Record summary
The RNA shown here (Bacterial RNase P class A) has 379 nucleotides and comes from a Bacteroidales bacterium.
RNA sequence: GAGGCAGGUUGUCCUGUCGCGUUCUGCUCAGGGCAGAAUGAGGAAAGUCCGGGCAACACAGAGCAGCAUACUUCCUAACGGGAAGCCGGCCUGCACGGCAGGCUGCGAGAAAGUGCCGCAGAAAAUUACCGCCUGAGCCCGGUUUUGCCGGGCCGGUAAGGGUGAAAACGUGAGGUAAGAGCUCACGCCUUGUUUGGGUGACCAGGCAAGGGGGUAAACCUUAUGCGUUGAAAGGCCAAAUAUACCGGGGCCCGAGGGUGGCUCGCCCGAUCCCGGAGGGUAGGCCGAUAGAGGCAGCAUGUGAAUGCUGUCCCAGAUAAAUGACAGGAAGCACGCAUUGUGCGUGCUACAGAACCCGGCUUACAAGCCUGCCUCUUGU
Numbered sequence: 001g002a003g004g005c006a007g008g009u010u011g012u013c014c015u016g017u018c019g020c021g022u023u024c025u026g027c028u029c030a031g032g033g034c035a036g037a038a039u040g041a042g043g044a045a046a047g048u049c050c051g052g053g054c055a056a057c058a059c060a061g062a063g064c065a066g067c068a069u070a071c072u073u074c075c076u077a078a079c080g081g082g083a084a085g086c087c088g089g090c091c092u093g094c095a096c097g098g099c100a101g102g103c104u105g106c107g108a109g110a111a112a113g114u115g116c117c118g119c120a121g122a123a124a125a126u127u128a129c130c131g132c133c134u135g136a137g138c139c140c141g142g143u144u145u146u147g148c149c150g151g152g153c154c155g156g157u158a159a160g161g162g163u164g165a166a167a168a169c170g171u172g173a174g175g176u177a178a179g180a181g182c183u184c185a186c187g188c189c190u191u192g193u194u195u196g197g198g199u200g201a202c203c204a205g206g207c208a209a210g211g212g213g214g215u216a217a218a219c220c221u222u223a224u225g226c227g228u229u230g231a232a233a234g235g236c237c238a239a240a241u242a243u244a245c246c247g248g249g250g251c252c253c254g255a256g257g258g259u260g261g262c263u264c265g266c267c268c269g270a271u272c273c274c275g276g277a278g279g280g281u282a283g284g285c286c287g288a289u290a291g292a293g294g295c296a297g298c299a300u301g302u303g304a305a306u307g308c309u310g311u312c313c314c315a316g317a318u319a320a321a322u323g324a325c326a327g328g329a330a331g332c333a334c335g336c337a338u339u340g341u342g343c344g345u346g347c348u349a350c351a352g353a354a355c356c357c358g359g360c361u362u363a364c365a366a367g368c369c370u371g372c373c374u375c376u377u378g379u
Base pairs, nucleotide, nucleotide: 001375002374003373004372005371006370007369008368009367010366012329013328014327015326016325017324018323020040021039022038023037024036025035026034027033028032042350046361047360049359050358051357052356053355054230055229056228057227061264062263063262064261066226067225068224069223070222071085072084073083074082075081086107087105088104089103090102091101092100093099094098108221109220113219114218115215116214117213129161130160131157132156133155137153138152139151140150141149142148143147169187170186171185172184173183174182188211189210190209191208192207193206194205195204196203197202234286235285236284237283245276246275247274248273249272256268257267258266259265293312294311295310296309297308298307299306300305330348331347332346333345334344335343336342
């Protein structure tokens, strides 16, 4: 310098003319109209995936099922979110017995139980294909009968070889007929106990007992947690109509309704409940934007954040406004020209508030910042 990956952040600006919504002020007799001022769609407003505020109903629980979370500490109103750390895995660098950095994890439990680990291989858990032994036992052959050599059967073996991702903890020595933690030394792992450090997850050691692994994004076990609904929620005002009909159920021996799902229990409950046919109204107001609020400064903290001081009010529509046109700037791409640099053409993403807030996920032209990896060049 180029490329790739990951994370973070910005994501158009200025002027003029015209046109919209809300609030306020002034003129106008009111409505309405006119004039002026202030202000007016995001980092995701999207998805509707989590957590809350707020509102209504409920608040009596028990059992079963279901769902969610799952290393530690801290932040937060809370979260399945965030910050920092621990452990494991992968990668890179270096002064390479280790240290440092980056990325990553459906991070509790395999000493509760049940499963699964294809093919290959003798065997995937307690096995013998090749091999080794023949000390003890039997048979055959050769030979100097004894002795010795060779072969076979029975038996022993798991150190050597093979298969495999993985083969009964690893290396070395002793021992043995040959071998084996059989014994010893050093080391590894599991469990128990204990010392020191740390808020903790854990880290570094001592002692003792033991020695097939892996897998729970397999079933499962353990621990913690789980009212519902959602602004079309929920209220207020006005207006109008039919104490007319039909069917079914019920009236305290209880229809129906409520309680995240089901069962039991509990609560409400009678000119009542469900359905059919038919009739009337469907207009206005609240909810509705002053907040877990924004901006700036200081302080504390590794940080996420918290506290203090000052300052600001920055959409509230209701069929739904927040725009259109013109010129210029900025950025990017291409072409021409080129000492410097200029000229021309084209493009500028994803996208649009509707109760509010904190997260997560997804979409995105172009710019900037940080980290890592690869390649190239120079010192």

NCBI's taxonomy places the organism under Bacteria, Pseudomonadati, Bacteroidota, Bacteroidia, Bacteroidales. Rfam family: Bacterial RNase P class A. From the family's description: Ribonuclease P (RNase P) is a ubiquitous endoribonuclease, found in archaea, bacteria and eukarya as well as chloroplasts and mitochondria.